Model confidence (mean pLDDT): 83 of 100.
Transfer RNA from Nocardioides sp., 72 nucleotides, folded computationally.
The organism belongs to Nocardioides, within Bacteria.
The RNAcentral record of the sequence draws on ENA.
Rfam family: tRNA. It is annotated as a transfer RNA. Rfam links the family to the GO term triplet codon-amino acid adaptor activity.
RNA sequence: GGGGAGGUGGCCCAACGGUAAGGCACCUGCUUUGCAAGCAGACGACUGCGGGUUCGACUCCCGCCCUCUCCA
Numbered sequence: 001g002g003g004g005a006g007g008u009g010g011c012c013c014a015a016c017g018g019u020a021a022g023g024c025a026c027c028u029g030c031u032u033u034g035c036a037a038g039c040a041g042a043c044g045a046c047u048g049c050g051g052g053u054u055c056g057a058c059u060c061c062c063g064c065c066c067u068c069u070c071c072a
């Protein structure tokens, strides 16, 4: 330098172009003498950045940044 895969809450991980789901953690409550476990509830991401297409973009297109991998 070129090819491929990926970037979404604190972490992991989904999402036929139509209001971003779930698990863990954190917080509150129940339970316990207390802790853990268990149960219930609540909170939290406008999706790497900037543009474009579209009535509407995590999704499609362009450029850039970062990570992994292959080739040179």
Base pairs, nucleotide, nucleotide: 001071002070003069004068005067006066007065010024011023012022018055027041028040029039030038048064049063050062051061052060